[in-house]
RNA sequence: UAAAUUGUACCGCCGAGUUCUUUGGUUGCAAAGAAGCGGAGGACCCAAUUUCCCGGGGUGAAUCUCCCGGAAUGGCUGUUGUCUGUUAUUCCGGGAGUAGGGUUAACCUUCGACCCGAACCCGUCAGCUAACUUCGCAGGCGUGGAAGGAAGGAUAC
Numbered sequence: 001u002a003a004a005u006u007g008u009a010c011c012g013c014c015g016a017g018u019u020c021u022u023u024g025g026u027u028g029c030a031a032a033g034a035a036g037c038g039g040a041g042g043a044c045c046c047a048a049u050u051u052c053c054c055g056g057g058g059u060g061a062a063u064c065u066c067c068c069g070g071a072a073u074g075g076c077u078g079u080u081g082u083c084u085g086u087u088a089u090u091c092c093g094g095g096a097g098u099a100g101g102g103u104u105a106a107c108c109u110u111c112g113a114c115c116c117g118a119a120c121c122c123g124u125c126a127g128c129u130a131a132c133u134u135c136g137c138a139g140g141c142g143u144g145g146a147a148g149g150a151a152g153g154a155u156a157c
Stems, first nucleotide, its partner, number of pairs: 011142004018035007036137006046127001055125001056122004064097013078083001100116005107149005
């Protein structure tokens, strides 16, 4: 000097997941209340109303298509039997895309660039839905290129 890693503070990002007051306590934290944000249930009206298969539903941007491999169940075929092959459905893993979503540092739009496209919950039950009832306020991270527009602030006169 450069790179990487770790910790702290500030700032920022995804997300509803923030702020304040009181009490207790051991930094973290817990309980109660208020404001704010988000979700669920829940009338008239409207929608729906039949048959078969399959139970169905919710939060979320996170749906859907195809390919490869594996497993389970059922059908078909060959066979004395084990078992082999094939097919359908479901699940798991991987890959290529995709509806959709995010960042690019005051805000908006566009271009470019970089990403996500998960997971979980209810438990046979819920359409919409005023009044009303009820729940949550976590967790995880570290981006920064340009043009235009519309605002705001500071300084000077």
c-di-AMP riboswitch aptamer (ydaO/yuaA leader) from an Armatimonadota bacterium, 157 nucleotides, folded computationally.
It was read from a public genome assembly, where an Rfam model found it.
It matches the Rfam family "c-di-AMP riboswitch aptamer (ydaO/yuaA leader)". Rfam links the family to the GO terms regulation of gene expression and cyclic-di-AMP binding. About the family: This family represents a conserved RNA structure found upstream of the ydaO and yuaA genes in Bacillus subtilis and related genes in other bacteria.
Lineage of the source: Bacteria > Bacillati > Armatimonadota.
The prediction has a mean pLDDT of 77.